[in-house]
Molecule: Bacterial RNase P class A
Organism: Jannaschia helgolandensis
RNA sequence: GCGGGGGGCCGGACGGCCGCCUGUGGGGGAAACCCUUGCGGGAGGAAAGUCCGGACUCCACAAAGCGACGGUGCCGGGUAACGCCCGGGCGGGGCAACCCGACGGACAGCGCCACAGAGAACAGACCGCCUUCGCGACAUUGCUCUGCAAUGGACGGGGGUCAGGGUGAAACGGUGGGGUAAGAGCCCACCGGGGGGGCGGCAACGUUCCCCGCAUGGCAAGCCCCACCGGGAGCAAUGCCAAAUAGGGACUCCGCGCCUUCGGGCAUCGGUGCUUUGCCGAAGGGGUCCGGGUUGGCAGCUGGAGGCCGCGAAGCGAUUCGCGGUCCAGAGGAAUGGUCGUCGAACCGGAGCGAUCCGGGGAACAGAAUCCGGCUUACAGGCUCCCCGCACAU
Numbered sequence: 001g002c003g004g005g006g007g008g009c010c011g012g013a014c015g016g017c018c019g020c021c022u023g024u025g026g027g028g029g030a031a032a033c034c035c036u037u038g039c040g041g042g043a044g045g046a047a048a049g050u051c052c053g054g055a056c057u058c059c060a061c062a063a064a065g066c067g068a069c070g071g072u073g074c075c076g077g078g079u080a081a082c083g084c085c086c087g088g089g090c091g092g093g094g095c096a097a098c099c100c101g102a103c104g105g106a107c108a109g110c111g112c113c114a115c116a117g118a119g120a121a122c123a124g125a126c127c128g129c130c131u132u133c134g135c136g137a138c139a140u141u142g143c144u145c146u147g148c149a150a151u152g153g154a155c156g157g158g159g160g161u162c163a164g165g166g167u168g169a170a171a172c173g174g175u176g177g178g179g180u181a182a183g184a185g186c187c188c189a190c191c192g193g194g195g196g197g198g199c200g201g202c203a204a205c206g207u208u209c210c211c212c213g214c215a216u217g218g219c220a221a222g223c224c225c226c227a228c229c230g231g232g233a234g235c236a237a238u239g240c241c242a243a244a245u246a247g248g249g250a251c252u253c254c255g256c257g258c259c260u261u262c263g264g265g266c267a268u269c270g271g272u273g274c275u276u277u278g279c280c281g282a283a284g285g286g287g288u289c290c291g292g293g294u295u296g297g298c299a300g301c302u303g304g305a306g307g308c309c310g311c312g313a314a315g316c317g318a319u320u321c322g323c324g325g326u327c328c329a330g331a332g333g334a335a336u337g338g339u340c341g342u343c344g345a346a347c348c349g350g351a352g353c354g355a356u357c358c359g360g361g362g363a364a365c366a367g368a369a370u371c372c373g374g375c376u377u378a379c380a381g382g383c384u385c386c387c388c389g390c391a392c393a394u
Stems, first nucleotide, its partner, number of pairs: 001390010012343007020042010044365001048376002051374005056234004069230005074088005089103001090101004104225002109223002111219003126165002128161007138152006173191006192214001193212008238299005248290007257266003268282005306327009347360005
């Protein structure tokens, strides 16, 4: 210098004027309150997705065990907790820095393995290879030559063979040698695998020795087995206060056709589509009190496993502990805005060999809603630290 890997941080700046939300003071008025005035605070690294884990609230619930359902899943540590973080192991990728991993169990049992292929689980003979039989066309050679014999061999049948070809994501260990009619862990060496022991490590695991020709492929983001964890709903949770109107309940007052022996009868009106019969209903208004709900107000509401800044201690680290300083939105159908000025990155155009200069331009993703710890996703541009590879120079 070029290319690459990992971490941290910023993410428009300053000022004037006018507003908005919120907290807290001062002054005036007799005052619930009103007017006026001052000071403090006012979006993010993701406030987002609402995907995990909690705090908090209500509901349910003796405790424990078992079962069902859901979740998590190498080992150790951290944490209030986690599916998060840190360290380590193993596997994969990369020359490397480094990155990625649903990474428990496949001799507990069940199930599945498409297409292709002969055969897909205690498998399989399609081609090929070897052997044998039939027929012996045909070819060659020999002879005692109208024929016989030997060898090769098209074709058909049987057997052996899983080394080779071919299919597939996967073909029942791999490479080499011996061996064989041809082959094969059939035998041997090495690698791989299984079992047991030793050593190192808390462990995952690593390493080494002995034994075993090898003895059972993959899928558990299929059921399942094992270990651990888990009650349900969520701030529109939940608690408190309360008006008008409408409706409910209790008590009470007035009224409630006629007759009555208080059982009922008669009349009128309405409904049953109409008529008759039958059946059902009729009649309310005022006052007081109670309880629920709508709506509104208050609390929950931001002081909390707190955040941020600095220092120290323990630890490889996540993190924990101690000390000092500081307080940093709490609204609620929802404020955080508008305008002006100065400066301004990306980007565009032009000039210049170039450093650069001139003109234009005017900032990414996005916006709290009970709070906190994470994860994931979006993001113009910029700053900074460490590391790796290559080339060159010293």